[in-house]
Parts: sequence; C1' cells; structure tokens
RNA sequence: GUUCAUCUUCAGGGCAGGGUGAAAGUCCCGACCGGCGGUAAUAGUCCGCGACCUCAACACUUUUGUUGAGUUGACUUGGUGCGAUCCCAAGACCGACAGUACAGUCUGGUAUAAAGAAGAUUGAC
Repeated sequence: GUUCAUCUUCAGGGCAGGGUGAAAGUCCCGACCGGCGGUAAUAGUCCGCGACCUCAACACUUUUGUUGAGUUGACUUGGUGCGAUCCCAAGACCGACAGUACAGUCUGGUAUAAAGAAGAUUGAC
C1' cells in the first nucleotide's frame, strides 16, 4: 500500500417583507434551500444511489424485522475551453407521506433509518 472481517464517529438546508382572511411560514406577491457516489471539468434538473410510499416472501402471537420487486421530480440558450446539460452569463423548472386554511421551507413518524464519508483494530498478501 491492497484486501478481508469487526467496531466507532459523522452523515439535509430553507418563507425576510407584504396582501386577503375569523384562521394561512399552507392561498396570492415576493423570499429562501439544494443528501450521497459518478463524470473528459466543480451538477437540486446528466447517470446511478438513499430517504418516502406500494406489493410479495420469510421470521414473529402481535408489534415489528429481514430480503426481494415496484414506484419515485425538474433545463434550456449563449460564452470560454482539448474537453462542461457540471464553470461563467441569462432566463426557466423541481421537490415523499400524515396533520392543519391547500406546505420543498411549520409540526410529526424521526433522539429513527440510510446512500455514503472518516477513523480504529485484527488477519492475509
């Protein structure tokens, strides 16, 4: 240094100001935010993953857990450059479920889980 195993820690941000109303961080004007890995070059909108949701099988008295499958949103134009749907400029667009005056931003499941990141130890090469 590579690899195997075990363990530890970490692992999501955001409605200022105003309007209507009995009531809205939910409607309207406007504001704000952007998980993880990849890539000819830095990505919310390219490729893939996670989260949420649905179904099935198995275990379980139940709660629930494990595994598998499915579902799951959005970008163009111009410029630079060897190379960019990633940079720069401009104009757009998107955002699970439950609750509640209709929610990407509030509250809740969630002091959870997890893509993954970092580290420690052991064995092998």